[in-house]
């Protein structure tokens, strides 16, 4: 300092389901649970999926690139 991630440690997040609230839905929120993540932290910028009340409409970053920012450490 890395475009690197170890059968290492520290801190983290939380799929599937279950309860409890919100939304027409994807699908979001608490809570409890862990399949799993080295960004599974942010952002709908490109693809892509989804839903709709079909709009200059909405949701998915835990699907792939892309920006941004970060922990802790051998090779």
């Nucleotide at each position: 300092g890395g475009c690197c991630g170890a059968c290492a440690a520290a801190c983290g997040c939380a799929a599937a389901c279950c309860c409890g609230g919100c939304g027409c839905a994807a699908g979001c929120c608490g809570g409890g649970g862990a399949c799993g993540c080295a960004a599974a932290g942010c952002c709908a910028c490109a693809g892509g999926g989804c839903c709709c009340a079909c709009g200059a409409g909405g949701c998915c970053g835990g699907c792939u690139g892309g920006g941004c920012u970060a922990c802790c450490g051998a090779c």
This is a predicted structure of a 75-nucleotide RNA (c-di-GMP-I riboswitch aptamer) from Actinoplanes philippinensis. The coordinates come from a structure-prediction model, not an experiment, and the mean pLDDT is 86. The model forms 94% of the base pairs in the Rfam consensus. Lineage of the source: Bacteria > Actinomycetota > Actinomycetes > Micromonosporaceae > Actinoplanes.